[in-house]
The part of an RNA shown here (small-subunit ribosomal RNA, 5' domain) has 501 nucleotides and comes from Chloroflexi bacterium GWB2_54_36. Model confidence (mean pLDDT): 86 of 100. NCBI's taxonomy places the organism under Bacteria, Bacillati, Chloroflexota. The sequence was found in a public genome assembly.
Context: one part of a larger RNA
RNA sequence: GGAUGAACGCUGGCGGCGUGCCUAAUACAUGCAAGUCGAACGGAGAUUGUAGCAAUACGGUCUUAGUGGCGAACGGGUGAGUAACGCGUUGGUGACCUGCCCCGAAGUGUGGGAUAACAGCCCGAAAGGGUUGCUAAUACCGCAUGUGGUUUUUCGGAUUAGAUGCCGAAUUUCUAAAGGAGAAAUUCGCUUCGGGAGGGGCCUGCGUCCCAUCAGCUAGUUGGUAGGGUAAAAGCCUACCAAGGCGAUGACGGGUAGGGGACCUGAGAGGGUGACCCCCCACAAUGGAACUGAAACACGGUCCAUACACCUACGGGUGGCAGCAGUAGGGAAUAUUGGUUAAUGGGCGAAAGCCUGAACCAGCAACGCCGCGUGUGCGAUGACGGCCUUCGGGUUGUAAAGCACUUUUUGAGGGGAUGAGGAAGGACAGUACCCUCAGAAUAAGUCUCGGCUAACUACGUGCCAGCAGCCGCGGUAACACGUAGGAGACUAGCGUUAUUC
Numbered sequence: 001g002g003a004u005g006a007a008c009g010c011u012g013g014c015g016g017c018g019u020g021c022c023u024a025a026u027a028c029a030u031g032c033a034a035g036u037c038g039a040a041c042g043g044a045g046a047u048u049g050u051a052g053c054a055a056u057a058c059g060g061u062c063u064u065a066g067u068g069g070c071g072a073a074c075g076g077g078u079g080a081g082u083a084a085c086g087c088g089u090u091g092g093u094g095a096c097c098u099g100c101c102c103c104g105a106a107g108u109g110u111g112g113g114a115u116a117a118c119a120g121c122c123c124g125a126a127a128g129g130g131u132u133g134c135u136a137a138u139a140c141c142g143c144a145u146g147u148g149g150u151u152u153u154u155c156g157g158a159u160u161a162g163a164u165g166c167c168g169a170a171u172u173u174c175u176a177a178a179g180g181a182g183a184a185a186u187u188c189g190c191u192u193c194g195g196g197a198g199g200g201g202c203c204u205g206c207g208u209c210c211c212a213u214c215a216g217c218u219a220g221u222u223g224g225u226a227g228g229g230u231a232a233a234a235g236c237c238u239a240c241c242a243a244g245g246c247g248a249u250g251a252c253g254g255g256u257a258g259g260g261g262a263c264c265u266g267a268g269a270g271g272g273u274g275a276c277c278c279c280c281c282a283c284a285a286u287g288g289a290a291c292u293g294a295a296a297c298a299c300g301g302u303c304c305a306u307a308c309a310c311c312u313a314c315g316g317g318u319g320g321c322a323g324c325a326g327u328a329g330g331g332a333a334u335a336u337u338g339g340u341u342a343a344u345g346g347g348c349g350a351a352a353g354c355c356u357g358a359a360c361c362a363g364c365a366a367c368g369c370c371g372c373g374u375g376u377g378c379g380a381u382g383a384c385g386g387c388c389u390u391c392g393g394g395u396u397g398u399a400a401a402g403c404a405c406u407u408u409u410u411g412a413g414g415g416g417a418u419g420a421g422g423a424a425g426g427a428c429a430g431u432a433c434c435c436u437c438a439g440a441a442u443a444a445g446u447c448u449c450g451g452c453u454a455a456c457u458a459c460g461u462g463c464c465a466g467c468a469g470c471c472g473c474g475g476u477a478a479c480a481c482g483u484a485g486g487a488g489a490c491u492a493g494c495g496u497u498a499u500u501c
Base pairs, nucleotide, nucleotide: 001501002500003499004498006497007496008495009494010493013372014371015370016369017368018367019365020364021330026328027327028326030325031324032323035070036069037068040067041066043064044063045062046061047060048059049058050057051056077283078282079281086208087207088206089205091203092202093201096200097199098198101196102195103194104193105192106191107190108189109143110142111141112140118133119132120131121130122129123128148175149174153170154169155168156167157166179188180187181186209255210254211253216246217245218244221243222242223241224240225239226238227237228236258280259279260278261277262273263272264271265270285306286305287304288303289302308319309318310317311316336362338361339360340359344358345356346355347354348353375405376404377403378402385396386395387394388393410438411437412436413435414434415433419428445490446489447488448487449486450471451470452469456485457484458483459482460481466473467472
């Protein structure tokens, strides 16, 4: 000198764009953050139409607890753990999976038994539960068919370092489905298979902090055989057999730490950092486990244990903000219990649409960067006042006053968007911006002045009070302390502290 997610002191006019718990992965009151589909299904409620004297029958519209489907594994948060194939990069998968989406081929036949809702009874303070009876489906379960796929056996082929796994043929075993809407055309689905896209799993070469005052470590340990297991290779797991495997090219142990793109600095090499934004990983009070599912061992799912907190009729229950706000606490320190789904994106739906603290906006904070302003011109008898003085004067100083102007900003009034594809609507927002009027009006500080280092005098103090980054000042004329005048630097900031190059 540069930089900062900064803090503190003094000061503070405006705007744009960003950023804002670095500490206690501490504990959380309250509200919201994941729903949606009636064009899968049977009910219930409201309303209404047609026929009928009526009972009733058949419809339409709206709402919906439940069954069912899809979603809830995304999006959002945090960095505790992790020195690891975690991350980065290069490859491999001849060892693999893939819901929704796209392309292609084929099919969608025939039966059955339940169950929630509902109704009745019962238990419980509650949370919730039991039992009897009824009912539907795109819920569940048979049978048929088999383009195909799968299993067994046999044969052939190509590629390859290597074929049990790839391709083809024959044989054989097993194996599918669901309907809805519409007057219809048709369309949305469903099932099996092949391919694709996007996504993921696993393996691998290389790279990835400090300590040797950590030198030896290891029994599922290293390898084999057999079996199990997985979507898939593998001690991944088990039994048996062998005795191996790693290590000064740093094993093992200890400490610290999420990794990268990037960011800061620097001429570069390097050094430091990993806030915001993007990619990956890990975690969801703590520890463990599986279920469902295409995918989880699952933040706002389940079960168990633990700690904590809450409710209780003492029998028993309930909860998890490292989502958005907010509270307490900790701390030098970090914001609103705001608005809207208008745009973008996501979930569901045929759609209308619904949901969305993702997102977009607004609020708070000079926390940062950038921009603008606090007037402009003229104005000497160089006024008054202040300060200094050799008492002549010097300086503040064209500075003020005064005269002439301007209106960025400010205030008031009027108009008023883009974003927002073809109508309407549209948070932001009566905002930005434009026009008119008023009036210099609404707007300057901070630090320093011995040398380094730009800027000096007076008074007070008297090794006191104090200053100080280093050298050092202060003990009676202190350019170094305090005050005043003046000067210098930067400027809506200035200075200090901390960290880093």